Bacterial small signal recognition particle RNA from a Bacillota bacterium, 100 nucleotides, folded computationally.

[in-house]
RNA sequence: GGCUGGGUCCCGCGCAGCGGGAGCCCGUGAACCCGGACAGGCCCGGAAGGGAGCAUCCGUAAGCGGUUACUCCCGGGUGCCGCGGGGGCGCCUGGUCCGA
Numbered sequence: 001g002g003c004u005g006g007g008u009c010c011c012g013c014g015c016a017g018c019g020g021g022a023g024c025c026c027g028u029g030a031a032c033c034c035g036g037a038c039a040g041g042c043c044c045g046g047a048a049g050g051g052a053g054c055a056u057c058c059g060u061a062a063g064c065g066g067u068u069a070c071u072c073c074c075g076g077g078u079g080c081c082g083c084g085g086g087g088g089c090g091c092c093u094g095g096u097c098c099g100a
Base pairs, nucleotide, nucleotide: 001097002096003095004094005093006092007091008090009086010085011084012083013082014081015079016078018075019074020073021072022071023070025066026065027064028063034059035058036057037056042051043050044049
């Protein structure tokens, strides 16, 4: 000096991770316009019994709070991660050939 491979660069895809949101789970949660059971009392009935139904209890809707893990969605100048395509001799590096 020649040839050649890779990295750095760009694009796309994927993976992991970070942040946010939601779901699941737990708790709480409607005096009345949620549900069920309805003491007492009230009403109907000669009675048996029935009716509506307050308090109360149980369960829950919307909402609120909590939370490890899991699932989904969104986002990025997160990643000496992976795959493919592109670019180019500016830098780094490997192989090989020739010459001094």
The sequence was found by an Rfam model in a public genome assembly.
It matches the Rfam family "Bacterial small signal recognition particle RNA". A reference for the family is Regalia et al. (2002), "Prediction of signal recognition particle RNA genes", Nucleic Acids Res.
Of the family's consensus pairs, 93% are formed in the model.